[in-house]
RNA sequence: AGCGGAGUAGAGCAGCCAGGAGUGCUCGCUGGGCUCAUAACCCAGAGGUCGUGUGGUUCAAAUCCCACCUCCGCUA
Repeated sequence: AGCGGAGUAGAGCAGCCAGGAGUGCUCGCUGGGCUCAUAACCCAGAGGUCGUGUGGUUCAAAUCCCACCUCCGCUA
């Protein structure tokens, strides 16, 4: 220098290809239940500028397009 992959809740992921409510999973956190008590188990809840952009397209963007940033890998 070129190419590919990844970036979404405190952690790890799915959702993107084929646009339509921040949609969801596991763990964690908070509250309640259960228990003599703790763990386990059950119920509920909080928590998201979806890497960045007073970017583009669109009635509408996590999703499509463009540029940039960070990380990983391959080639030279």
This is a predicted structure of a 76-nucleotide RNA (transfer RNA) from Candidatus Parvarchaeota archaeon UBA573. Its mean pLDDT, the model's own confidence on a scale to 100, is 81. It matches the Rfam family "tRNA". Rfam describes the family as follows. Transfer RNA (tRNA) molecules are approximately 80 nucleotides in length. It was read from a public genome assembly.